[in-house]
Context: one part of a larger RNA
RNA sequence: GAACGAACGCUGGCAGCGUGGAUUAGGCAUGCAAGUCGAACGGGAAGCCAUGAUUUCAAGUUUUCGGACGAGAAAUUGCGGUGGAGAGUGGCGGAAGGGUGAGUAUCGCGUGGGUAACCUGCCUUUGAGCCGGGGAUAACCCUUCGAAAGGAGGGCUAAUACCGGAUGGGGUCCCCUGGCGCAUGUCGGGGUGACUAAAGAUGGGGAUUCUUCGGAACCUGUCGCUCGAAGAGGGGCCCGCGUCCCAUCAGCUUGUUGGUGAGGUAACGGCUCACCAAGGCUUACGGGUAGCUGGUCUGAGAGGAUGGUCAGCCACACUGGGACUGAGACACUGCCCAGACUCCUACGGGAGGCUGCAGUCGAGGAUCCUUUGCAAUGGGCGAAAGCCUGACAAAGCGACGCUGCGUGGAGGAUGAAGGCCCUCGGGUCGUAAACUCCUGUCAUUCGGGAAAAAUAUCCCGGCCAUGAAUAGUGGUUGGGCUUGAUGGUACCGGAAGAGGAAGCCACGGCUAACUCUGUGCCAGCAGCCGCGGUAAUACAGAGGUGGCGAGCGUUGUUC
Numbered sequence: 001g002a003a004c005g006a007a008c009g010c011u012g013g014c015a016g017c018g019u020g021g022a023u024u025a026g027g028c029a030u031g032c033a034a035g036u037c038g039a040a041c042g043g044g045a046a047g048c049c050a051u052g053a054u055u056u057c058a059a060g061u062u063u064u065c066g067g068a069c070g071a072g073a074a075a076u077u078g079c080g081g082u083g084g085a086g087a088g089u090g091g092c093g094g095a096a097g098g099g100u101g102a103g104u105a106u107c108g109c110g111u112g113g114g115u116a117a118c119c120u121g122c123c124u125u126u127g128a129g130c131c132g133g134g135g136a137u138a139a140c141c142c143u144u145c146g147a148a149a150g151g152a153g154g155g156c157u158a159a160u161a162c163c164g165g166a167u168g169g170g171g172u173c174c175c176c177u178g179g180c181g182c183a184u185g186u187c188g189g190g191g192u193g194a195c196u197a198a199a200g201a202u203g204g205g206g207a208u209u210c211u212u213c214g215g216a217a218c219c220u221g222u223c224g225c226u227c228g229a230a231g232a233g234g235g236g237c238c239c240g241c242g243u244c245c246c247a248u249c250a251g252c253u254u255g256u257u258g259g260u261g262a263g264g265u266a267a268c269g270g271c272u273c274a275c276c277a278a279g280g281c282u283u284a285c286g287g288g289u290a291g292c293u294g295g296u297c298u299g300a301g302a303g304g305a306u307g308g309u310c311a312g313c314c315a316c317a318c319u320g321g322g323a324c325u326g327a328g329a330c331a332c333u334g335c336c337c338a339g340a341c342u343c344c345u346a347c348g349g350g351a352g353g354c355u356g357c358a359g360u361c362g363a364g365g366a367u368c369c370u371u372u373g374c375a376a377u378g379g380g381c382g383a384a385a386g387c388c389u390g391a392c393a394a395a396g397c398g399a400c401g402c403u404g405c406g407u408g409g410a411g412g413a414u415g416a417a418g419g420c421c422c423u424c425g426g427g428u429c430g431u432a433a434a435c436u437c438c439u440g441u442c443a444u445u446c447g448g449g450a451a452a453a454a455u456a457u458c459c460c461g462g463c464c465a466u467g468a469a470u471a472g473u474g475g476u477u478g479g480g481c482u483u484g485a486u487g488g489u490a491c492c493g494g495a496a497g498a499g500g501a502a503g504c505c506a507c508g509g510c511u512a513a514c515u516c517u518g519u520g521c522c523a524g525c526a527g528c529c530g531c532g533g534u535a536a537u538a539c540a541g542a543g544g545u546g547g548c549g550a551g552c553g554u555u556g557u558u559c
Stems, first nucleotide, its partner, number of pairs: 001559004006555005013405006019398002026361003030358003035092003040089002047082003051078007060069003099316003108243008118235003123231007130165002133163002140155006170196004174191007200223006208217003244288003251281003256278008291313004295306004318339005341352004371394003377391001378389004408438004418429004442500001444495005452486001458480009503548005508529003514543005524531002
């Protein structure tokens, strides 16, 4: 000099863009952060509609004055229709997105390869595809245990839930055979060989058939389902090279190193096991520290330091262990066990996990709102409308950083008053002020007022495809309606008036900037040299001057 996720002191006008728990991976009240699908399924609350019954009230009609009838209103209730809340079965998603950096010196990361050793839901392209088969179970009802959390028994029922059977174009395995390869193998050809599938939902049609007259079979479109092939994207595994300090760590290792066989895995492999051989490593082993990288800071560069925000990878989710489900997890807001801690309890037993967004306590020099919205972008589910989304988009707070703008401009000498200095002549603050004439950024106020919104959805048309079809559906195209948290914000225009907006540090040398007073080795200063003991440009105050400026200085850290 430059830099910072900074902190502290004094000061502080506006805007834009960034950025903000670095310490206790310490403990957490409260709310929210993962749901969705009725076009998979059984069922179905409130409400609404129509209607029947009963009771009460009742304008009125009638009367033999006892009463009878009674439009209509209210309440209760029954059957039906519509409706679709909450719960349940089932599907997909809860492995993404979001957080943190504890652990890890490791194929963890970076980079370049390999997989003749592998997997892959959703997506794209493409091939093939049955049976009016079967038995349950939740919800619901009944009984029952428990304070609760939560169970137990009995009964009824559905499915794209579960199971069975058929077929095998295919797939996997086995056998035979040919090519290639050093080889475990791999690529083809063959086999009456073995094993291996499935689910429907919804829109439209109306010739024929059946019908409980609702529909069903049937035809057709769309979305699904099963078995395959290819791809895309994603992932697993292996290898070369690179990746901090300590030798006051010098030897380490027994599943250890290799082989054979077996098991296991999606897959190779001591991954595991049995047996055999006795190997293997040498900045090893041990200890300390640390997530790695793209990058960032600095520097002319070489290098040094660093890894916050953003992006990629990894690891973790109260601590330790474990598997289940699944295409994918050994799973942050899933399950089981153990432990510590907190809470509830009827003392028998239960509940919980902010290293998600806010927020709180604690510790700390130190780090924000318990805000708004799904309008945009993206994600999950759904045919769609849509629902969910503390991702995200926004607003708020903090001079924490960078950038921009302002706090006025021109004129104005009797160089006013006043302060300070003085050789008492004067000098200086100083065109500075006053005063005159202007301007109107920002702030204030009044009015207008966006873009972000479309290839979405819906409606009306055209064309193309599908189709028996002028239904329907899909694609494309033209027109129309609608959707904004931010926000009456940005921005634009008008009004008024210099009005509302300057400080901080330094002045002995390094180092730009000097005098007076006070103090008297005291009080104090100080980055280094050093100042102060009666004339201190070095302490303190004042005037003046220099520097930077909504900041200025100090401290810390890096180059």